[in-house]
Context: one part of a larger RNA
RNA sequence: UUGGGUGUAAAGCGUUUGUAGGUAGCUUUUUAAGUCAGCCGUCAAAUCCCAGGGCUCAACCUUAGAUAGGUGGUGGAAACUACCAAGCUGGAGUAUGGUAGGGGUAGAGGGAAUUUUCGGUGGAGCGGUGAAAUGCAUAGAGAUCAGAAAGAACACCAACGGCAAAAGCACUCUGCUGGGCCGACACUUACACUAAGAGAUGAAAGCUAGGGGAGCGAAUGGGAUUAGAUACCCCAGUAGUCCUAGCCGUAAAUGAUGGAUACUAGGUGCUAUGCGUAUCAACCCGUGCAGUGCUGUAGCUAACGCGUUAAGUAUUCCGUUUGGGGAGUACAUUCGCAAGAAUGAAACUU
Numbered sequence: 001u002u003g004g005g006u007g008u009a010a011a012g013c014g015u016u017u018g019u020a021g022g023u024a025g026c027u028u029u030u031u032a033a034g035u036c037a038g039c040c041g042u043c044a045a046a047u048c049c050c051a052g053g054g055c056u057c058a059a060c061c062u063u064a065g066a067u068a069g070g071u072g073g074u075g076g077a078a079a080c081u082a083c084c085a086a087g088c089u090g091g092a093g094u095a096u097g098g099u100a101g102g103g104g105u106a107g108a109g110g111g112a113a114u115u116u117u118c119g120g121u122g123g124a125g126c127g128g129u130g131a132a133a134u135g136c137a138u139a140g141a142g143a144u145c146a147g148a149a150a151g152a153a154c155a156c157c158a159a160c161g162g163c164a165a166a167a168g169c170a171c172u173c174u175g176c177u178g179g180g181c182c183g184a185c186a187c188u189u190a191c192a193c194u195a196a197g198a199g200a201u202g203a204a205a206g207c208u209a210g211g212g213g214a215g216c217g218a219a220u221g222g223g224a225u226u227a228g229a230u231a232c233c234c235c236a237g238u239a240g241u242c243c244u245a246g247c248c249g250u251a252a253a254u255g256a257u258g259g260a261u262a263c264u265a266g267g268u269g270c271u272a273u274g275c276g277u278a279u280c281a282a283c284c285c286g287u288g289c290a291g292u293g294c295u296g297u298a299g300c301u302a303a304c305g306c307g308u309u310a311a312g313u314a315u316u317c318c319g320u321u322u323g324g325g326g327a328g329u330a331c332a333u334u335c336g337c338a339a340g341a342a343u344g345a346a347a348c349u350u
Base pairs, nucleotide, nucleotide: 004321005320006319007304008303012318014201015200016199017198021194022193023192025088026087027086028085031082033081034080035077036076038074039073040072041071042070043069049065051063052062053061054060091191092188093187094186096183097182098181099180103177104176105175106174107173108172109171110154114150115149116148117147119145120144121143125136126135162169163168206247207246208245209244210243211242215241216240220236221235222234223233258317259316260315261314262313263312266295267294268293269292270291271290273288274287275286276285299306300305323350324349325348332343333342334341335340
């Protein structure tokens, strides 16, 4: 490589845009490259196969013949792939009328809580734990009332709900802006799918520079516990967490399930939006489309389970896997300020 696989056994790139490449709707026509069948040439001899013949048989020797396959030529066929030309609308897209949404980004505003601070009242404890102690407090703590400041996060609504490619997104309002869905049908006419390289994006932690710093809190200090306690518990507390501009590029980045299309029983919820029916109106009832859940038939699966949101039945494109350890290590290269990331072995062992 072929073949078999890829939810949980090894294996789906974190996600996405898109180049080459691969694959690709319907109808008619052309050509004949692929394809199919015929004829001719050629693929030395020996060998192999087969039918005879010769050594008493056999091995052995010898004569004649042939298939398959490769390749070249020639005249044909035209269903399929491809090519040429002309059309079509179901795929795809554009325009149009609606519509839901924590989608993104920038700005403005808000209240609760917390901490600190100032002042009043008040006067002995508070805090913390399994129990304590460290700690705070007569220099007036804790409690309570009024004022001020700061930073961070937005209770209830809230949902098995919504949106986004994923990461993710939630106080309220405003500006700008992306995508989706539904309905009528007007237009383009295959413009499609996937995607090696490449680009973009990518939680948290971490890094650089400048701000900010309420609460929480790696490190660190102290108090306990303990045989010890570099921990779990308690009192403090730096980096960090927050903002701006860059970097990093990884996660159990999970649905542990790549994308697209078609087909294959139902039942029952929710979300968005149509239609019919009904009505004064709102419900109710039936039905379509898109999404999101539960349950379940056939089928699949080693089982668990999946089951129109497939792990079923098929087509197509990409990634990836091949016993465990050594090892995601060594070396080398690329990237990075660094931390490290990406690519990624072997000896040996079992």